[in-house]
RNA sequence: GCAGAGUAGGCUUGUGUGCGUUAAGUGCCGGAUGGACGGGGAGUUGCCAGUCGGACGAAAAGAAAGUUCUUGCGGUACACAGGCCGCAUCCCGCUGC
Numbered sequence: 001g002c003a004g005a006g007u008a009g010g011c012u013u014g015u016g017u018g019c020g021u022u023a024a025g026u027g028c029c030g031g032a033u034g035g036a037c038g039g040g041g042a043g044u045u046g047c048c049a050g051u052c053g054g055a056c057g058a059a060a061a062g063a064a065a066g067u068u069c070u071u072g073c074g075g076u077a078c079a080c081a082g083g084c085c086g087c088a089u090c091c092c093g094c095u096g097c
Base pairs, nucleotide, nucleotide: 001097002096003095004094009085010084011083012082013081014080015079016078017077018076019074020073021072028054029053030052031051033049034048035047039092040091041090042089060071061070062069063068
């Protein structure tokens, strides 16, 4: 000098267990707060979390009998497995040549 690896995290598929279907959750907008961001250092106008406010908004059906079951539905939650993407960026380091 050239090439490459690896994080948090995000997306997606499958399985399982739940939650809602008396509408919470998800998604969208805004506020303030906190957190994380390859092995080391720095770190954003990017990312994540819960929180407050706002707008929007829905799929139930059947069986039973005294609150359950089954099949659905929800841009639903979590766990596990597979796949894909992936340090914003800067400096140093690591592996191969």